[in-house]
RNA sequence: CUGUUCGGACGGGUGGUCGCUCGAUCAGCGGCGCAAACCGCCGAUCGGGAGGAAAGUCCGGUCUCCAUAGGGCAGCAUGCCGGCUAACGGCCGGGGGGACUCGCUUAAAGCGGGUUUCACGGAAAGUGCCACAGAAAAUAUACCGCCGCCGGCUGGGGCCUCGCGUCUCGAUCGGCGGUAAGGGUGAAAAGGUGCGGUAAGAGCGCACCGCGGACGGAGCAAUUCGUCCGGCAGGGCAAACCCCAUGCGGAGCAAGACCAAAUAGGAGGGGAGGAGCGGCCCGCUCCGUUCGACUCUCGGGUAGGUUGCUCGAGCCGGUCAGUAAUGGCCGGCCCAGAGGAAUGACCGCCGCCCGCAAGGGUACAGAAACCGGCUUAUAGUCCGACCAGGCCC
Numbered sequence: 001c002u003g004u005u006c007g008g009a010c011g012g013g014u015g016g017u018c019g020c021u022c023g024a025u026c027a028g029c030g031g032c033g034c035a036a037a038c039c040g041c042c043g044a045u046c047g048g049g050a051g052g053a054a055a056g057u058c059c060g061g062u063c064u065c066c067a068u069a070g071g072g073c074a075g076c077a078u079g080c081c082g083g084c085u086a087a088c089g090g091c092c093g094g095g096g097g098g099a100c101u102c103g104c105u106u107a108a109a110g111c112g113g114g115u116u117u118c119a120c121g122g123a124a125a126g127u128g129c130c131a132c133a134g135a136a137a138a139u140a141u142a143c144c145g146c147c148g149c150c151g152g153c154u155g156g157g158g159c160c161u162c163g164c165g166u167c168u169c170g171a172u173c174g175g176c177g178g179u180a181a182g183g184g185u186g187a188a189a190a191g192g193u194g195c196g197g198u199a200a201g202a203g204c205g206c207a208c209c210g211c212g213g214a215c216g217g218a219g220c221a222a223u224u225c226g227u228c229c230g231g232c233a234g235g236g237c238a239a240a241c242c243c244c245a246u247g248c249g250g251a252g253c254a255a256g257a258c259c260a261a262a263u264a265g266g267a268g269g270g271g272a273g274g275a276g277c278g279g280c281c282c283g284c285u286c287c288g289u290u291c292g293a294c295u296c297u298c299g300g301g302u303a304g305g306u307u308g309c310u311c312g313a314g315c316c317g318g319u320c321a322g323u324a325a326u327g328g329c330c331g332g333c334c335c336a337g338a339g340g341a342a343u344g345a346c347c348g349c350c351g352c353c354c355g356c357a358a359g360g361g362u363a364c365a366g367a368a369a370c371c372g373g374c375u376u377a378u379a380g381u382c383c384g385a386c387c388a389g390g391c392c393c
Base pairs, nucleotide, nucleotide: 001389002388003387005385006384007383008382009381010380012350013349014348015347016346017345018344020049021048022047023046024045025044026043028041029040030039031038051364055375056374058373059372060371061370062369063252064251065250066249075248076247077246078245079244080094081093082092083091084090095120096118097117098116099115100114101113102112103111104110121243122242126241127240128237129236130235143183144182145179146178147177148176149175150174151173152172154170155169156168157167158166159165160163191209192208193207194206195205196204210232211230212229213228214227215226216225217224218223256307257306258305259304266298267297268296269295270294273287274286275285276284277283314333315332316331317330318329319328320327321326351362352361353360354359
């Protein structure tokens, strides 16, 4: 310098014209009447106006209503240890296991460092499963092989009484038995390596490593270290059922609260009249007087309106405590609040990418009560760490 991976930050800039929405101030008009205040409409000026994920709605909370004596069952979730936090299945740190890599060392093992990763409680409560291959997948077993004995057949050697007589060594076949070293199968094979031992073998014996137990040291703990004892016991899967421990009441801002038309229905009071025929009288018609026309009052509730609504586990800077997550203190700041839902449209200049040029493109994506996380999408730019490669000193 280039590149991979991982982590972090940013994720277009700047003008003009015309709009949208919220707030503040002011002017005009109206409700409105003497005036003020308030409300509405319209206008002017000033100020605010999408994100790192606003997304998925996967977890946790605030808030609201409903339910709720206490406890249990069922169901769901979580699961090494410690800490952080309002809380969490999140985050930080540590322990242990795995992978990669570097260094030291070795016959092999091993030891130490770095990066990264892990649903990391229990397999000796019980049930279940372990394909194919393989002898055997868990009350062990034996295909090849190795070894012993017996028998058959046969080759070599020895002895002699020279015969298919006897002794011995070997090849091969069969039977019985021993073995679990070696081969072979598998994702996984009944502790590993070495020495001894043995007919051959085997924790059969021993040393080291691993494993189990006891005791002691370190640590809040997970865990780790040491000594002694035990020859080694039932391999794996709980992201199979299950067991253990812990946590969880439900629904969600269309939560919920307030104001409140018309029509219909409800409750209570009055009630013999009421309504129509253009204004009045007469008259006529209709509805009523037990089933109550008509009228007054009240309450529930719909449309509609108001609220909840954005100052909050807030943001920025500094400092202190802490390895860190995070927390304390000090100073500064106010940063969308709509509601069939604003945050836009057009035209320049600049940046970046593609293209010889003309020109084209500029990611993922749009708040809906709010907050903390996780996950997913994301063109391009910058910073840092590990690693690899190239060049120079």

Bacterial RNase P class A from a Bryobacteraceae bacterium, 393 nucleotides, folded computationally. Lineage of the source: Bacteria > Acidobacteriota > Terriglobia > Bryobacterales > Bryobacteraceae. It matches the Rfam family "Bacterial RNase P class A". Rfam classes the family as a ribozyme. The RNAcentral record of the sequence draws on ENA. A source record names the gene rnpB.